Model confidence (mean pLDDT): 84 of 100. A computed fold for a 1381-nucleotide RNA from an uncultured organism, annotated as small-subunit ribosomal RNA.
RNA sequence: GCAAGUCGAACGGUAAGGUCCCUUCGGGGAUACACGAGUGGCGCACGGGUGCGUAACACGUAUGCAACCUACCCUCCGGAGGGGGAUAGUCGCGGGAAACUGCGAAUAAUACCCCAUGUGUUCAUUGGUUGGCAUCAACUGAUGAAGAAAGUUCCGGCGCCGGGGGAUGGGCAUGCGUCCCAUUAGCUAGUUGGUGAGGUAACGGCUCACCAAGGCGACGAUGGGUAGCUGGUCUGAGAGGAUGAUCAGCCACACGGGCACUGAGACACGGGCCCGACUCCUACGGGAGGCAGCAGUAAGGAAUCUUGGUCAAUGGGGGCAACCCUGAACCAGCCAUGCCGCGUGGAGGAAGACGGCCCUCCGGGUUGUAAACUCCUUUAGUCAGGGACUAAUUGUGGGCUAUAGGCACACUUGCAGGUACCUGAAGAAUAAGCGCCGGCUAACUACGUGCCAGCAGCCGCGGUAAUACGUAGGGCGCAAGCGUUGUCCGGAUUUAUUGGGUUUAAAGGGUGCGUAGGCGGAUUGUUAAGUUCGUGGUGAAAUCGUUCCGCUUAACGGAAUAACCGCCAUGGAUACUGGCAGUCUUGAGUGCGGUAGAGGAAGUUAGAAUGCGUGGUGUAGCGGUGAGAUGCAUAGAUAUCACGCAGAAUACCGAUUGCGAAGGCAGAUUUCUAUACCGUAACUGACGCUGAGGCACGAAAGCGUGGGGAGCGAACAGGAUUAGAUACCCUGGUAGCCCACGCUGUAAACGUUGAUCACUAGGUGUUCGGCCGUAUGGCUGAGUGCCCAAGCGAAAGCGAUAAGUGAUCCACCUGGGGAGUACGUCGGCAACGAUGAAACUCAAAGGAAUUGACGGGGGCCCGCACAAGCGGUGGAGUAUGUGGUUUAAUUCGAUGCAACGCGAAGAACCUUACCAGGGCUUGACAUGUCCGGAAUCCCGGUGAAAGCUGGGAGUGCCUUCGGGAGCCGGAACACAGGUGGUGCAUGGCUGUCGUCAGCUCGUGUCGUGAGAUGUUGGGUUAAGUCCCGCAACGAGCGCAACCCUCGUCUUUAGUUGCCAGCAUUAAGUUGGGCACUCUAGAGAGACUGCCGGUGACAAACCGGAGGAAGGUGGGGAUGACGUCAAGUCAGCAUGCCCCUUACGCUCUGGGCGACACACGUACUACAAUGGUCGGGACAGAGGGCAGCGAACCUGCGAAGGCAAGCUAAUCCCAGCAAACUCGGCCUCAGUUCAGAUCGCAGGCUGCAACUCGCCUGCGUGAAGGAGGAAUCGCUAGUAAUCGCCGGUCAGAAUACGGCGGUGAAUCCGUUCCCGGGCCUUGUACACACCGCCCGUCACACCAUGGAAGCUGGCCACGCCCGAAGUCGUUACCCUAACCUU
Repeated sequence: GCAAGUCGAACGGUAAGGUCCCUUCGGGGAUACACGAGUGGCGCACGGGUGCGUAACACGUAUGCAACCUACCCUCCGGAGGGGGAUAGUCGCGGGAAACUGCGAAUAAUACCCCAUGUGUUCAUUGGUUGGCAUCAACUGAUGAAGAAAGUUCCGGCGCCGGGGGAUGGGCAUGCGUCCCAUUAGCUAGUUGGUGAGGUAACGGCUCACCAAGGCGACGAUGGGUAGCUGGUCUGAGAGGAUGAUCAGCCACACGGGCACUGAGACACGGGCCCGACUCCUACGGGAGGCAGCAGUAAGGAAUCUUGGUCAAUGGGGGCAACCCUGAACCAGCCAUGCCGCGUGGAGGAAGACGGCCCUCCGGGUUGUAAACUCCUUUAGUCAGGGACUAAUUGUGGGCUAUAGGCACACUUGCAGGUACCUGAAGAAUAAGCGCCGGCUAACUACGUGCCAGCAGCCGCGGUAAUACGUAGGGCGCAAGCGUUGUCCGGAUUUAUUGGGUUUAAAGGGUGCGUAGGCGGAUUGUUAAGUUCGUGGUGAAAUCGUUCCGCUUAACGGAAUAACCGCCAUGGAUACUGGCAGUCUUGAGUGCGGUAGAGGAAGUUAGAAUGCGUGGUGUAGCGGUGAGAUGCAUAGAUAUCACGCAGAAUACCGAUUGCGAAGGCAGAUUUCUAUACCGUAACUGACGCUGAGGCACGAAAGCGUGGGGAGCGAACAGGAUUAGAUACCCUGGUAGCCCACGCUGUAAACGUUGAUCACUAGGUGUUCGGCCGUAUGGCUGAGUGCCCAAGCGAAAGCGAUAAGUGAUCCACCUGGGGAGUACGUCGGCAACGAUGAAACUCAAAGGAAUUGACGGGGGCCCGCACAAGCGGUGGAGUAUGUGGUUUAAUUCGAUGCAACGCGAAGAACCUUACCAGGGCUUGACAUGUCCGGAAUCCCGGUGAAAGCUGGGAGUGCCUUCGGGAGCCGGAACACAGGUGGUGCAUGGCUGUCGUCAGCUCGUGUCGUGAGAUGUUGGGUUAAGUCCCGCAACGAGCGCAACCCUCGUCUUUAGUUGCCAGCAUUAAGUUGGGCACUCUAGAGAGACUGCCGGUGACAAACCGGAGGAAGGUGGGGAUGACGUCAAGUCAGCAUGCCCCUUACGCUCUGGGCGACACACGUACUACAAUGGUCGGGACAGAGGGCAGCGAACCUGCGAAGGCAAGCUAAUCCCAGCAAACUCGGCCUCAGUUCAGAUCGCAGGCUGCAACUCGCCUGCGUGAAGGAGGAAUCGCUAGUAAUCGCCGGUCAGAAUACGGCGGUGAAUCCGUUCCCGGGCCUUGUACACACCGCCCGUCACACCAUGGAAGCUGGCCACGCCCGAAGUCGUUACCCUAACCUU
């Protein structure tokens, strides 16, 4: 801004416009073409919007109104006679800022009024007929009363009044259906009904007066919360669940609240009045307004459109009509919001292009026929031309028919729209994105990142090789869309009607009695409520399904049909259920005859024990404990005897028993009382089962009042224990336990298993009955146990006492925690009980079973594991390793056992990896290309060296004469190099449990399965060694054996070995010999083989014989499946990462050797079993040519010189093995012990011994006098003790690896410590007890409860003030038409 006006054919009229006339050009007049304002009529109650309110007859569905209304429309009957006075507009004069309004005057009507008429109508009185479920209704008479009308016209009509009927629209009433909360259980005073009246269109407490005291409610009243209802929509196999946009029906609302007026209809979205909130105007006195109509604006918000066109069509209002109005409607606009269709090209095209990405064996693979390129097509878009359907009315004209209406023809009317559509032209031209790629779930690689950044629907990814993060390439999916988020249904049988459960997973009420309710035996008849069949009505349309049709297809639309599973009515059927009536005995009960019992209540009474009292005897302890102490006791305890008193509980019987509804019940006896069972079959005749609420009972503890109190004994006290000990143990001890009465009302009140009925194999005990002519037997009933069949169960298990198969009823469950808590309510004296949430939080909590591991669980067994012994370590000094500290660096690794004399079988340089400094940059080293030079050697300068730089000598080998091989130098580039990182990316190797006896598999069997069995059991062994048994039978890796060595014998062979006899020598030196020793080849031997005993007639064990050796003869090598992310990237190898004039390479020097400390491993000692000096004796196994090095000489010595022999059973190390033995000295001391440390002088190796080597001589002579707590090794040729050799190595062992000499003690035994094996048991552990896990406290945050008080919302009740309005009443005022005067 628009959305409700219209009618001049109701009226008086003429403000504006048109036409005509006149005009002084200012205007005037006429007309009624037309029409503002006004009177009047109809409409404005429709259409359009919204969902506030409403849990209601609001909606849906089906009925009823004999209790009702309905303008306009249709139809029928009847009528319209006469009269009257006003009032808008207008004019005049005013008020007010405005809105608006006052007074006076004139005037019209289809406005208003009066009179007449009265077929109908209404009312009153009074008859008749017919009908109905009742009040009654319909029809038809008589008498009386009341009450109507409007005109206009173009003469065709259009209107007006009264009444009947119809149609349409409404009003009212009723049955049924319609959310959540019972932590809302009682609600109600016009409330429920009646009589009468008022009121309404109409029934009715709708309202009022009076009377009665009713009405509603567990089938959920009342209250609170939420919500418009439906057709439908979404989902689902369905049953259901969720929902109520668009379209359609109904309702409610129109700024919030109230009210009426007008009208046929409203208590009225674009009417009125009042109150309120808000906004606006104002001259401050007063006024105006209501978009939940269409657009649009603002605000709010995650978010929702154009201030468009047209009345052409459809529909609505007015009008006779033309026509006017219509943000209804039809169109257009915006938005990928949804649905549908189409396009972004098609065909060919391999050098499989470039580029990208990935891999690599370097050939490649992939993007990919994809692109380029060639040919073709042109939908959509662009341009050009043509171009609709939707339209037929109305009107006018004439025609047909009988006006009206209808029919036919002509003309006229198109918003959308120059749109749809058609034709033509050019041209691949103008058009692809989004999500995802660990599994679910279709789709994988690289790089970056490094528990960071990030992802995530669930599980979960990310801590340096991420298909999970980010990016890229590739792929998968959908596509003008794709993902995300929110919501609903599904999956979810996870509220289970279809279609679940309750022993242990959540879940049986503590038990009984019993009300309502639910369910209920046999049989007959009846009824027809349930049930069932047919028929009729309804179940709006749209939607959905099916078929057909129309837009090029589809979406969309049209037609038909099906369906709407419902409700109502009606007629049949009668098996079943129900109702009613009758009968029956089997369910149930009663009677009669027996039996049983710790069933209950009250009373009486007994003995033992305990304590106390009195008296006697008697003396020093008693008591108590793991051990003690507190305590009691010389004032006489404990003990013991006699007598007395008190209270509580009832040994034996006694049980696997019995009784009871459960809780529970135990000496004996009396009284009262209840129950069960058996037998019988006389009586009743379904009287039954279950049981929400309700009532009763209900262990222990607790509470109240009054008693009682021996013993026991919370609290409390004391003593112990202990780190502590508010505990366990001890000494005392109050309440209480006992009695009476009353409360409480809970328990693991458990069989963790509700009650009742029926059915479904057995076996074996036991309690109480009955039967069978007698039985060590059998049958039968009621209880109470065990084992099992079928079946059930997740399994464990249950299994006639069901957790089996069915029936009925009740109770209860729906993830864990919060929590049986809070609030509210009820109960209780209290304690507390009953009922019983939510916020928040977790991704689990839980059951049963399995395999392991573990246990201060059990059983069996083993090991120098303990014990019994011997010797050590820990104390000292030194050596060596480690930690720590220090440092330029003290390189790195190893870290409980299983790192620490370890890697290292040997750091002065080297090694060397570290540090400082000097240098090199294709490099110290490898391969390839090119150029030059033979290689190589010598001499200078400089320098710490490496290196840098200069000079000279030198011209090799092969050749097909091109050149080549090797070496050296130079250049550029590929590359070298790294003891840099990661042993938690790896290979290999190793340690450890552990030389422990175990670890597995195939087939079979058992179990739903994980798994089990075998492998367990009885014996036995060093052994899962063997035997026997066994649903197992076999097998593999381990054990053992096979291998090496030592011990005996035989044989072969005798040099370098040996020497009995013979000869010889200084000497097995030589001849000779091979007997012996020895060497090193081959064999023998030992197997529980033999005997006795034990054992199960076995395996095996014990003893014995023989034998060198006896039960594995001693020792070694040999290490199952696996564990420890054990150790090693620095031995080697290796993925990835990192460095590249350096994190690479080289040189000199330094460091790895530091030193307040701490620890490990060793050596030497502390002495007399010794030290020292002298004499004397006996090994084994090794090593040696850049080597071992004899003899001889020199030196005190280390060693040196010279030098023989030896490539080794020959020579040498090595002339002496040492401990040992004989003799001398030392005599208990810091020593003739011990040897550190230091000084001096030497030797050796090596380029070089300062930092930093070893050795020798002389001197010096520290600590140490047997080592605290603790801790290690060893079971026989072992421990202990003594020396020798080797590797490494230039040199440098107290270490390491070997060798022999001398050579013990002890083992009762397996209780304990440690480790291990097998069986079994518990488990909340499985990273496996170094596990898991609980509570407080501190801090922060989240959610919730309480809280003095403060505040808001809703509801109810009482009272006060009280607008508009309606009704009534009274008074006053006004009043034309009518009446009277």